[in-house]
RNA sequence: CAGAUCGCUCCGAGAGAGACCGUGCGAGGCACGGCGCCGAAGGGGAACGCGAAAACUCUCAGGCAAAAAGGAUCGGAGCGGGACG
Numbered sequence: 001c002a003g004a005u006c007g008c009u010c011c012g013a014g015a016g017a018g019a020c021c022g023u024g025c026g027a028g029g030c031a032c033g034g035c036g037c038c039g040a041a042g043g044g045g046a047a048c049g050c051g052a053a054a055a056c057u058c059u060c061a062g063g064c065a066a067a068a069a070g071g072a073u074c075g076g077a078g079c080g081g082g083a084c085g
Base pairs, nucleotide, nucleotide: 006080007079008078009077010076011075012074013073018035020034021033022032023031024030025029036064037063038062042060043058044057045056
C1' cells in the first nucleotide's frame, strides 16, 4: 500500500569570496604567474578510549565583477522500487 525511506530524470528557487598586482595577446576580455580570499560539487578529519556522522572543521579539489557553467539544500512533477518513516 490511494505507495514509506531511497534512487534517477525534468522544471523552479539557490549563497559566499580581489573589476587585486605583474606579463602576454590589438581592445573588450582571455591565458599564465603571484599574493589574498570563499565553502553549498566532490574529497579528507575528530573529542579520555573504541566506533559512527554533519550544514562542524580542513581547503586537496573546485571557485572568487557581470554573463555562462557548476552548486549543498528546498519545492513540484514523472519513472523505478516495495515497507518503513